[in-house]
């Protein structure tokens, strides 16, 4: 000096006139302080917080899936292991079943895609034809060679036979068994023995395991205001009784995505809900932003996520929604020197992720190369 990697930040400054939100002070109209993000975003997870029952049991349904940890939780993160890619610094993987629990599925080609077969090829026989080694045809053995295909029943040398073949055998790989050391743990190393070899898909159904009860701030409380009801459906008997009821037993409704069970409420003919038609209302208060899994700083313990002491600090809160416009100068960038540009986007109950979107920069770890000392 080129090239890569991987983390971390900033997201124009500054001053002036004008305007909106909220809080507060004097209260006629001022005046102070304060007002978006790194993603406020998709609404994908995971809580807190509310109300349904104290969140119960079973089926179904859904999630999640290596090991260890962190955290309120999680599909997050932090280590690590194995598989994959890469010279390397990284980077990657829904990564639980050896897919011998069943059940499916494997396009096109190809004989033939899971249990068995054979298209060309090789090799014996037999017949016919040539007769100098051939050729044809049928029977038969074989999967060594070629074809196909993402994938083809280990791989490789030998024995070996007519020709082949784990038919045997060494050695590899691959599965099972057992051991021995290592690790907490997924896992590694190694050492023996076995029969010779079992295809691939579980982001197909299945199995295991572990999780999850449903709606959600339009939760949910409260105040105020204002309305008209009509019609259908709709479950019963028994016993006490002081004739008001009250008990049992059966039933119905309802309890916020399904179905049983258990609960708990309200009812069974003065009927509880439910359906259909009309009628009102569509204001306000709190939930809600002072107190949080809250934020900076510093030491400490961990490898790290994270934990955890001490000091400091209050940090938008509005309801159709405020957080803006203009003018100067300076920073950057293009410039045909006039100028023009200067991302993505923007809070709605609150958090803790992930993912997407993003002009332009800065910083710093680490690898590879090439040059100098």
């Nucleotide at each position: 000096c080129g090239a890569g990697u991987c983390g971390g930040c900033c997201a124009g400054g500054c001053a002036g006139u004008c305007g909106c939100g909220u809080u507060c002070c004097c209260c006629a109209g001022g005046g102070a302080a304060u007002g978006a993000g790194g993603a406020a975003a998709g609404u994908c997870c995971g809580g807190a917080c509310u109300c349904c029952a104290c969140a119960g049991g079973g089926c179904g349904c859904g999630g999640u899936g290596c090991u260890g940890g962190c955290c309120a939780a999680c599909a997050g993160c932090c280590a690590g292991g194995c598989g994959g890619g890469g010279u390397g610094a990284c980077c990657u993987g829904a990564c639980g079943g050896c897919a011998c629990a069943g059940u499916g599925c494997c396009a096109c080609a190809g004989a033939a895609a899971g249990c068995a077969u054979a298209c060309c090829g090789c090799c014996g026989c037999g017949c016919g034809c040539a007769c100098c080694g051939g050729c044809g045809c049928g029977c038969g053995g074989u999967a060594a060679g070629g074809g196909u295909g993402a994938a083809a029943c280990g791989g490789c040398g030998g024995u070996g036979c007519a020709a082949g073949a784990g038919a045997c055998c060494a050695c590899c790989g691959g599965c099972g068994g057992a051991g021995u050391g290592g690790g907490u743990g997924a896992c590694c190393a190694c050492u023996c023995c076995g029969g010779c070899c079992a295809g691939g898909c579980a982001a197909a159904c299945c199995c295991c395991a572990c999780c999850g009860g449903g709606a959600g701030c339009a939760a949910g409380a409260c105040c105020a205001a204002g309305c008209a009801g009509a019609g259908g459906c709709g479950a019963g008997u028994c016993u006490c009784c002081a004739c008001g009821g009250a008990g049992a037993c059966a039933g119905g409704a309802g309890g916020c995505g399904g179905c049983c069970c258990g609960u708990c409420u309200c009812c069974u003919u003065c009927g509880a809900g439910c359906c259909u038609c009309g009628g009102g209302u569509g204001g306000g208060u709190c939930g809600c932003g002072u107190c949080g899994a809250g934020g900076g700083g510093c030491g400490c313990g961990g490898u790290a996520a994270c934990g955890u002491g001490c000091c400091c600090c209050c940090c938008a809160g509005a309801u159709a929604g405020a957080u803006g416009a203009c003018u100067g100068c300076c920073a950057c960038c293009c410039u045909a020197c006039g100028g023009g540009g200067c991302a993505c986007a923007g809070a709605a109950u609150c958090c803790g992720g992930c993912u997407u979107a993003u002009c332009g920069g800065c910083c710093g770890g680490c690898u590879c190369g090439g040059g100098u000392g």
RNAcentral holds the sequence, with entries from ENA. Predicted 3D model of a 373-nucleotide RNA (Bacterial RNase P class A) from an Anaerolineae bacterium. Its Rfam family is "Bacterial RNase P class A". The family's RNA type in Rfam is ribozyme. Lineage of the source: Bacteria > Bacillati > Chloroflexota > Anaerolineae. The gene name in the source record is rnpB. Of the family's consensus pairs, 96% are formed in the model.